[in-house]
C1' cells in the first nucleotide's frame, strides 16, 4: 500500500498511583485504586497444523467407443467408464504453535444518502429515531 474482519466471547493476583476509552464533541469507566510492568487464568480461530471428513479441478496411469495412420499395432486425437494419491482450491470438523483480544457494537456521534417523527417555515433549515455507505481506528495476512 492490498486484501479480509470488527452487534459474538473471554479476568483475578501483585507492583504501581493518576489517568483511560485513538482525535473532536458526547456519555462513561476509575482512590470499592486508570495507564503501564509482572504472573497466572481465560476467550477466538486470522495465520499454523492434521494417515480427519466432504465436494471440486488438473494430473497420472487403466479400459471402452469413434476418429486417423505407414494397421503384428500405433498416437500432444475426441468422447466416456471407473481408479489412485507427501497435487491445488474450496467447505467442515479437530488441536491451539504463531498474533491478537478479555467495559459499554470499533462505547455513540462527526462526512453523505434515504425512511419517518418535531420545531421554525413553505418545499427550505434545525433536531430526535431507524437504515445504508464512506472516512478514520485496530486486528490479522501478505
Nucleotide at each position: 500500500c492490498u486484501c479480509a474482519u470488527c452487534c459474538a466471547g473471554a479476568g483475578g493476583g501483585g507492583c504501581a498511583g493518576a489517568g483511560g476509552g485513538a482525535c473532536c464533541g458526547g456519555c462513561c469507566c476509575g482512590a470499592a485504586g486508570a495507564a503501564g510492568c509482572c504472573c497466572c487464568g481465560g476467550c477466538a480461530a486470522c495465520c499454523g497444523c492434521g494417515u480427519g471428513c466432504g465436494a471440486u479441478g488438473a494430473c497420472u496411469g487403466a479400459c471402452g467407443u469413434c476418429c486417423g495412420c505407414u494397421u503384428g499395432g500405433c498416437g500432444u486425437g475426441a468422447c466416456g467408464u471407473g481408479a489412485g494419491g507427501c497435487c491445488g482450491c474450496c467447505g467442515c470438523c479437530g488441536c491451539a504453535g504463531g498474533u491478537g483480544c478479555c467495559a459499554a457494537c470499533u462505547c455513540c456521534g462527526g462526512c453523505c444518502c434515504g425512511a419517518u417523527c418535531g420545531c421554525g417555515a413553505u418545499c427550505c433549515g434545525c433536531g430526535g429515531u431507524c437504515g445504508g455507505g464512506a472516512c478514520a481506528g485496530a486486528u490479522g495476512a501478505g
SAM riboswitch aptamer (S box leader) from uncultured Jatrophihabitans sp., 142 nucleotides, folded computationally. The coordinates come from a structure-prediction model, not an experiment, and the mean pLDDT is 82.